[in-house]
RNA sequence: AUUCAGAUAGCUCAGUGGCAGAGCGCUCAUGUUUUUUGAGAGGUCCCAGGUUCAAAUCCUGGUCUGAAUU
Numbered sequence: 001a002u003u004c005a006g007a008u009a010g011c012u013c014a015g016u017g018g019c020a021g022a023g024c025g026c027u028c029a030u031g032u033u034u035u036u037u038g039a040g041a042g043g044u045c046c047c048a049g050g051u052u053c054a055a056a057u058c059c060u061g062g063u064c065u066g067a068a069u070u
Stems, first nucleotide, its partner, number of pairs: 001069007010024004018053001026040004046062005
């Protein structure tokens, strides 16, 4: 330099056009206290623009990360 993949909660990830979710973690309560159960908080879905009645999702450009090739 080229090609491909990825970016969503504190961490690991799901979600392929119609209310943003799971596990772990965190907070509170509860319990028979090597731990059970219940409740809760936490998001500009990387950035900008476009398509659409409606975009995390489709399209374009950009940024960053990883892999392959040279």
Molecule: transfer RNA
Organism: Mytilus coruscus